[in-house]
RNA sequence: CAGCUGGACCGGAUGGUCGCUCCCCGUGCUUUCGGGCACCGGGAGAGGAAAGUCCGAACUCCCCAGAGCAGUGUGCCGGAUAACGUCCGGGAAACCGCGUUCAAGCGCGGCUGACGGAAAGUGCCACAGAAAACAUACCGCCCGGCUGGUUCUCUGAUUUCGUUGCCUCGCGGUGGCGAGAUCGGAAACGCGGCAGGGUAAGGGUGAAAAGGUGCGGUAAGAGCGCACCGCUGGCGCAGCAAUGCGACAGGCAGGGUAAACCCCACACGGAGCAAGACCAAAUAGGGAGGGAGUCUCCGGGUUCGCCCGGAGCACGUGUCGGCUCGGCGCGUCAAACCUUCGGGUAGGUCGCUUGAGCCUCGCAGUAAUGCGAAGCCUAGAGGAAUGACCGUCCUGCCGGUUUCCCGGCAGACAGAAUUCGGCUUAUAGGUCCGGCUGCCAC
Numbered sequence: 001c002a003g004c005u006g007g008a009c010c011g012g013a014u015g016g017u018c019g020c021u022c023c024c025c026g027u028g029c030u031u032u033c034g035g036g037c038a039c040c041g042g043g044a045g046a047g048g049a050a051a052g053u054c055c056g057a058a059c060u061c062c063c064c065a066g067a068g069c070a071g072u073g074u075g076c077c078g079g080a081u082a083a084c085g086u087c088c089g090g091g092a093a094a095c096c097g098c099g100u101u102c103a104a105g106c107g108c109g110g111c112u113g114a115c116g117g118a119a120a121g122u123g124c125c126a127c128a129g130a131a132a133a134c135a136u137a138c139c140g141c142c143c144g145g146c147u148g149g150u151u152c153u154c155u156g157a158u159u160u161c162g163u164u165g166c167c168u169c170g171c172g173g174u175g176g177c178g179a180g181a182u183c184g185g186a187a188a189c190g191c192g193g194c195a196g197g198g199u200a201a202g203g204g205u206g207a208a209a210a211g212g213u214g215c216g217g218u219a220a221g222a223g224c225g226c227a228c229c230g231c232u233g234g235c236g237c238a239g240c241a242a243u244g245c246g247a248c249a250g251g252c253a254g255g256g257u258a259a260a261c262c263c264c265a266c267a268c269g270g271a272g273c274a275a276g277a278c279c280a281a282a283u284a285g286g287g288a289g290g291g292a293g294u295c296u297c298c299g300g301g302u303u304c305g306c307c308c309g310g311a312g313c314a315c316g317u318g319u320c321g322g323c324u325c326g327g328c329g330c331g332u333c334a335a336a337c338c339u340u341c342g343g344g345u346a347g348g349u350c351g352c353u354u355g356a357g358c359c360u361c362g363c364a365g366u367a368a369u370g371c372g373a374a375g376c377c378u379a380g381a382g383g384a385a386u387g388a389c390c391g392u393c394c395u396g397c398c399g400g401u402u403u404c405c406c407g408g409c410a411g412a413c414a415g416a417a418u419u420c421g422g423c424u425u426a427u428a429g430g431u432c433c434g435g436c437u438g439c440c441a442c
Stems, first nucleotide, its partner, number of pairs: 001438010012393007020045005026039005047413001051424002054422005059272004066325004071268005076090005091115001093112001095110006116263002121261002123257003138203002140199004145194004149189003153186015211229006230252001231250003235246004276350004286341005293313001295312007314332007357376002360373005394411007
């Protein structure tokens, strides 16, 4: 310098004309005195995500307020916060780079981060592989036995040839030596087969296979032994803690998986601005079906049949996130409530924007953030306003051009609806801070 990539911020500016909504002052008209209409002037008017509706709350109602079970969520430690599954800091683990060690491993730095428990129990780990956890021997290595083969080795027997000694008149006999052949035995073998025993170090399969590396030892091997790592245990030190470090002791539990069931710890009412409050108006306090004592006591009345009221117990029913208990309300024969048919209204006002608010400065803190001071007010529509046109400038690209300059094209994702703190997703172009790769120069 170029390309790719991660993060943060900005993401058009300005003038004029006209138009829309809200607020404030003023004037005029009107009024059922609540307000309404018109005009003049001033002020304000869509985001970093307004999106997703994934979390948490404020606020409103259920509602006066509980217990247990089930259920849901979170899950290293410490802190921040109104709270959160968010944020900040720290720790472990994984990954990357550099250095060091025979090696395992260790140290430093960077970065990510779904990180309680597998020694409470259950389940699952396809295929491959001998074997996937109370697991296991395919190849291989070692040892003895049986058996086959080879031999340039040893030995015995038989036989052929040669040579030689002795005997024999001669044929020949007998013995020694050498060479060869055959047969048998022995021995050796870095050879093969069968069956058995030992082995889990080497090889293979796999994401993962009886802690790892090295040395010794062994028939061959193995924590079998040793050293160094790893692991476990208690002790000491540092730290609020997670955790880390040190020395010692122990040959040491034979995998993984819990966004599988499960166990442990902690937390948790519901519904939601179409919440809800008020005003006005209208209708049919309608019809049908079901539906819990015709109990006890007291008071009053009585035409002596009984009636009215109250209390108690029992029963019925509504409601409280699901269920149970329990609480509260209503009702028990002119009937609470449930099911169903049918009728009326759906109009207006509020909620509605001053907030866990924002900018700046100071203090405390590693930081998230907190505290203090001073200043600011920055939409409130109601089928849904926040716009249209013109000019200039800005940014990027292309072309003409030495520069200057000229011309053309383009300027992302995307619109508030009760409000706020987060998370996630989308984003042309520009600026800044990093990372990786390549090139050039020193």
A computed fold for a 442-nucleotide RNA from a Terriglobales bacterium, annotated as Bacterial RNase P class A. Its mean pLDDT, the model's own confidence on a scale to 100, is 76. It was read from a public genome assembly, where an Rfam model found it. The source organism's lineage runs through Bacteria, Pseudomonadati, Acidobacteriota, Terriglobia and Terriglobales.